[in-house]
Molecule: transfer RNA
Organism: Candidatus Pelagibacter sp.
RNA sequence: ACCUGGUUAGCUCAGCUGGUAGAGCGCUAGACUUUUAAUCUAGUGGUCGUGGGUUCGACCCCCACACUAGGUG
Numbered sequence: 001a002c003c004u005g006g007u008u009a010g011c012u013c014a015g016c017u018g019g020u021a022g023a024g025c026g027c028u029a030g031a032c033u034u035u036u037a038a039u040c041u042a043g044u045g046g047u048c049g050u051g052g053g054u055u056c057g058a059c060c061c062c063c064a065c066a067c068u069a070g071g072u073g
Base pairs, nucleotide, nucleotide: 001072002071003070004069005068006067007066010025011024012023013022019056026044027043028042029041030040031039049065050064051063052062053061
């Protein structure tokens, strides 16, 4: 330099070929318990890497860039 994958909640990851985003863990509160832990209930969570474009509407399609992993020379 070129090619390919990844970037979504604090962490690990879903998100069905476009219709205003979810799970588990975590965290907070309560119940239970002599207390802790465990268990149960409720709550808490996001500029979907950045900037543009297409569209009535974009995590999803298109372009550029950034970061990251791997490959080719």